[in-house]
RNA sequence: GCCGGAGUGGCGGAACUGGCAGACGCGCUGGACUCAAAAUCCAGUGACGGUAACGUCAUGAGGGUUCGAUUCCCUCCUCCGGCA
Numbered sequence: 001g002c003c004g005g006a007g008u009g010g011c012g013g014a015a016c017u018g019g020c021a022g023a024c025g026c027g028c029u030g031g032a033c034u035c036a037a038a039a040u041c042c043a044g045u046g047a048c049g050g051u052a053a054c055g056u057c058a059u060g061a062g063g064g065u066u067c068g069a070u071u072c073c074c075u076c077c078u079c080c081g082g083c084a
Stems, first nucleotide, its partner, number of pairs: 001083007010026003019067001027045006046057004060076005
C1' cells in the first nucleotide's frame, strides 16, 4: 500500500429483514433471609438538567439517503486478521 472483519450503558453482549435503542448476564444500589457474613431470593439501575412531572442527549467521529438508520451509502479514526 491492497483486501476483509470489528467498535453499542460501568463490563461482557443482543437487536439477523431499516420501525419503541440498550434485551440477557455481570457489576452496582435498596430490601428479605442470617448472631453476622457468603450463597440464594425480590425490586431498581444509560447520561445530563430538574424538587418532581418531564425535557434533552446517547450505537467510534463527521456527512448522505429515508417519514424513519445500530442496520444502507461515503470519508475519516482505532483495533484484529490476510496479501504484498